[in-house]
RNA sequence: GAAGUAAGCCAGACAGCCGCUGGCCAUCGCAAGAUGGCGGGAGGAAGGUCCGGACUCCAUAGAGCAGGGUGACGGCUAACGACCGUCCGCCGUGAGGCGCGGAAUAGGGCCACAGAGACGAGCGUAUUAAGUUACGGUGAAACGCGGUAACCUCCACCCGGAGCAAUUUCAAAUAGGCACGCAUUGAUGCUGCUCGCGGAGCGUGCGGGUAGAAAGCUUGAGCCGUGGAGCAAUUCACGGCCUAGAGGAAUGGCUGUCAUAGCGCGCGGGGGCAACUCUUCGCGCCGUAACAGAAUCCGGCCUAUCGGCUUGCUUCACUU
Numbered sequence: 001g002a003a004g005u006a007a008g009c010c011a012g013a014c015a016g017c018c019g020c021u022g023g024c025c026a027u028c029g030c031a032a033g034a035u036g037g038c039g040g041g042a043g044g045a046a047g048g049u050c051c052g053g054a055c056u057c058c059a060u061a062g063a064g065c066a067g068g069g070u071g072a073c074g075g076c077u078a079a080c081g082a083c084c085g086u087c088c089g090c091c092g093u094g095a096g097g098c099g100c101g102g103a104a105u106a107g108g109g110c111c112a113c114a115g116a117g118a119c120g121a122g123c124g125u126a127u128u129a130a131g132u133u134a135c136g137g138u139g140a141a142a143c144g145c146g147g148u149a150a151c152c153u154c155c156a157c158c159c160g161g162a163g164c165a166a167u168u169u170c171a172a173a174u175a176g177g178c179a180c181g182c183a184u185u186g187a188u189g190c191u192g193c194u195c196g197c198g199g200a201g202c203g204u205g206c207g208g209g210u211a212g213a214a215a216g217c218u219u220g221a222g223c224c225g226u227g228g229a230g231c232a233a234u235u236c237a238c239g240g241c242c243u244a245g246a247g248g249a250a251u252g253g254c255u256g257u258c259a260u261a262g263c264g265c266g267c268g269g270g271g272g273c274a275a276c277u278c279u280u281c282g283c284g285c286c287g288u289a290a291c292a293g294a295a296u297c298c299g300g301c302c303u304a305u306c307g308g309c310u311u312g313c314u315u316c317a318c319u320u
Stems, first nucleotide, its partner, number of pairs: 001316010012258007020041002023038006043291001047302002050300005055163004067159005072086004087101001088099004102154002107152002109148003119144001123136004167215004177206006189197002222241008264285008
């Protein structure tokens, strides 16, 4: 210098203007609300909903069957099929990567092609008192305690179901329900009263449920720093911090300056070369900004992603 490999980090910054959504404060208002000020407002995957938990409701004596899952050994954890370490096997020159890693003497099934014969012992040749002994081209496996469990199965261990649209509280209008009272001896209505007209319901209370409102809802297996234990995953102690909580769903748009990387064009310089041309440095101009987006929360996995940065290690080439 080139090519790789492993781990980690970032996901533009600042300013101005116009907005959106919560919280607090002030003023006005009976209230609903309005105005102003201050402060908060997406991610490394918020995504897929694949695995595991917290939480809520329903079910549930205990044991078993059925069904599903996991599967080397040890560890870690709230838990896991995740993660860490070691062994084994495979791939790679290597750093490293990958894992369909229990049992074939419980039993059943299957074993391509080749081969006389593929799981059953028979068959061929030689041999022996005797299926008594030896050998048998092929093939992964052959006359034998063969292979295959990513075929059924067996063994060990684990697993109740639904999910925040869970669940809970408050609670209109209209209709219907129940109880009581009034009502064809005419209630109620037109209509405040009397008359008149009309003619079967009316009034009060209670309870369920809908719209709507609220709780669940964000202080948590939390984040950051330092130190200790451990190879590591992880864990302990101390100190500091509060960091969206909407809910048909806010977190946006424009402009300017600066920065970073890349592409293209032009000019100039250097290196190598016979040359085309390649490479590197400086200046100027132009254009560009990924994937995506909270919806109860958490631990993982998988998938998407313009680009950039840092560190460890490996292989090859060259120079000293």
Molecule: Bacterial RNase P class A
Organism: Noviherbaspirillum saxi